Overview: Transfer RNA from a Candidatus Pacearchaeota archaeon, 72 nucleotides, folded computationally. The source organism's lineage runs through Archaea, Nanobdellati and Candidatus Pacearchaeota. Rfam family: tRNA. It is annotated as a transfer RNA. Model confidence (mean pLDDT): 82 of 100.
RNA sequence: GGUCCCAUAGUCCAGUGGUUAAGACGCGUCGUUUACACCGACUAGAUCCAGGUUCGAUUCCUGGUGGGACCA
Numbered sequence: 001g002g003u004c005c006c007a008u009a010g011u012c013c014a015g016u017g018g019u020u021a022a023g024a025c026g027c028g029u030c031g032u033u034u035a036c037a038c039c040g041a042c043u044a045g046a047u048c049c050a051g052g053u054u055c056g057a058u059u060c061c062u063g064g065u066g067g068g069a070c071c072a
Stems, first nucleotide, its partner, number of pairs: 001071007010025003018055001028042004048064005
């Protein structure tokens, strides 16, 4: 330098244009326990940025940023 892939809670990950963005681990609160742990219940927490298409975008398109794989 070229081709391609990825970006969603603290971490991992689902979501194929429309109803409240799903789940696991983790944090917090409560219950349980003498206490801790385990277990159960509940709560909070996220769409990388900008623009475009559309009645409607996490999803489609363009550009940017960051990360990764391969080739040279």